Small-subunit ribosomal RNA, central domain from an uncultured bacterium, 349 nucleotides, folded computationally. The full RNA is in RNAcentral, with records from ENA and SILVA. Its mean pLDDT, the model's own confidence on a scale to 100, is 87.

Context: one part of a larger RNA
RNA sequence: CUGGGUGUAAAGGGAGCGUAGACGGACUGGCAAGUCUGAUGUGAAAGGCAGGGGCUCAACUCCUGAACUGCAUUGGAAACUGUCAGCCUUGAGUGCCGGAGAGGUAAGCGGAAUUCCUAGUGUAGCGGUGAAAUGCGUAGAUAUUAGGAGGAACACCAGUGGCGAAGGCGGCUUACUGGACGGUAACUGACGUUGAGGCUCGAAAGCGUGGGGAGCAAACAGGAUUAGAUACCCUGGUAGUCCACGCGGUAAACGAUGAUUACUAGGUGUUGGGUGACAAAGUCAUUCGGUGCCGCAGCAAACGCAAUAAGUAAUCCACCUGGGGAGUACGUUCGCAAGAAUGAAACUC
Numbered sequence: 001c002u003g004g005g006u007g008u009a010a011a012g013g014g015a016g017c018g019u020a021g022a023c024g025g026a027c028u029g030g031c032a033a034g035u036c037u038g039a040u041g042u043g044a045a046a047g048g049c050a051g052g053g054g055c056u057c058a059a060c061u062c063c064u065g066a067a068c069u070g071c072a073u074u075g076g077a078a079a080c081u082g083u084c085a086g087c088c089u090u091g092a093g094u095g096c097c098g099g100a101g102a103g104g105u106a107a108g109c110g111g112a113a114u115u116c117c118u119a120g121u122g123u124a125g126c127g128g129u130g131a132a133a134u135g136c137g138u139a140g141a142u143a144u145u146a147g148g149a150g151g152a153a154c155a156c157c158a159g160u161g162g163c164g165a166a167g168g169c170g171g172c173u174u175a176c177u178g179g180a181c182g183g184u185a186a187c188u189g190a191c192g193u194u195g196a197g198g199c200u201c202g203a204a205a206g207c208g209u210g211g212g213g214a215g216c217a218a219a220c221a222g223g224a225u226u227a228g229a230u231a232c233c234c235u236g237g238u239a240g241u242c243c244a245c246g247c248g249g250u251a252a253a254c255g256a257u258g259a260u261u262a263c264u265a266g267g268u269g270u271u272g273g274g275u276g277a278c279a280a281a282g283u284c285a286u287u288c289g290g291u292g293c294c295g296c297a298g299c300a301a302a303c304g305c306a307a308u309a310a311g312u313a314a315u316c317c318a319c320c321u322g323g324g325g326a327g328u329a330c331g332u333u334c335g336c337a338a339g340a341a342u343g344a345a346a347c348u349c
Base pairs, nucleotide, nucleotide: 004320005319006318007303008302012317014201015200016199017198021194022193023192025088027086028085029084030083031082033081034080035077036076037075038074039073040072041071042070049065050064051063052062053061054060091191092188093187094186095184096183097182098181103177104176105175106174107173108172109171110154115149116148117147118146119145120144121143125136126135162169163168206247207246208245209244210243211242215241216240220236221235222234223233258316259315260314261313262312263311266294267293268292269291270290271289272288273287274286275285276284277283278282298305299304322349323348324347331342332341333340334339
């Protein structure tokens, strides 16, 4: 390399958009590059192979044949690929009608709760734990009532419910805005699929500058526990968590399952639409899109998967090749840094 694989054994890129490339719907005609076929030339000889011959046999050697699967020139074929021209509507997209949604961004508003402040009532405890103590409290706490301040998060509704490419998105209102779905069949006429590089997005923690800071809480301090306790438990508590702008670019970024298309028994929930029947609140049947469970064939080492495939096929990309050393070293690129990306070997089992 061929071959074999990637849910859990090594292996799907965190996700999208898209360049080159690869692959690509139906019909008609032309060309003949690939493809097929005929002829000619060449494809040295020796060797090898097949059939014979000569040394007593063999090794060795001689003859004949086939082969040399290739290349060039030339005549033809036109199914497939390609290419050129024309045409089509089923793939794809646009238009129109319609409903669903925590999809995104910005602004404004609301109530409950925690904390703090002020004032009233009130008196000796509160708090915390397995039990305690540190802590708070006669300078009046805890409890309770009224008023105020401020920040963060949005109970119930809430649902293997919904939306989004993924990360993710949940109080209410408004503005702007993306996508999907159903119906229709007016328009374009293959405009498609995938996608090395590239670009963009990307939880939490972290970093920079400026704000903010109620609660929670790494670090830190104290109290306990313990043989010890740099922990688990308790009392405090700073970064951080929040906002704006910028950086960073990683996660068990998981369905541990790449994207797209077609096909392959059923049953039962749920969600968004459509159609039909019954006179009907409604029920039944059917159809398209999502989201679950069970299950046949098939697949699978088993577990299990099973129209949301891990089944049957096709196209394209990514990745794997014994464990450790090691996601380390070195080099390079990126970054303010932390570090990220790329990524070995010796040695050893």